[in-house]
RNA sequence: GCCCUUGUAGCUCAACGGAGAGAGCGCCUCAUUCCGGAUGAGGAGGUCGCAGGUUCGAGUCCUGCCAAGGGCG
Numbered sequence: 001g002c003c004c005u006u007g008u009a010g011c012u013c014a015a016c017g018g019a020g021a022g023a024g025c026g027c028c029u030c031a032u033u034c035c036g037g038a039u040g041a042g043g044a045g046g047u048c049g050c051a052g053g054u055u056c057g058a059g060u061c062c063u064g065c066c067a068a069g070g071g072c073g
Stems, first nucleotide, its partner, number of pairs: 001072007010025004018056001027043005049065005
């Protein structure tokens, strides 16, 4: 320098172009307990890497950047 993959909650990851983007773990509150853990109930938390484009509609498709990983030279 070229090519490929990935980028979504604190972490690990989902989401045939179509409602208000979810799950597990973690966090907070309550119940239970002498206290804690475990268990049960409820809750908070997201500019979907950044900027454009296509579309009635984009996390999803296209382009350019940025970052991480891999391959080739």
Transfer RNA from a Pseudonocardiales bacterium, 73 nucleotides, folded computationally. Rfam family: tRNA. Gene Ontology term of the family: triplet codon-amino acid adaptor activity. RNAcentral holds the sequence, with entries from ENA. Taxonomically the source falls in Pseudonocardiales (Bacteria, Bacillati, Actinomycetota, Actinomycetes).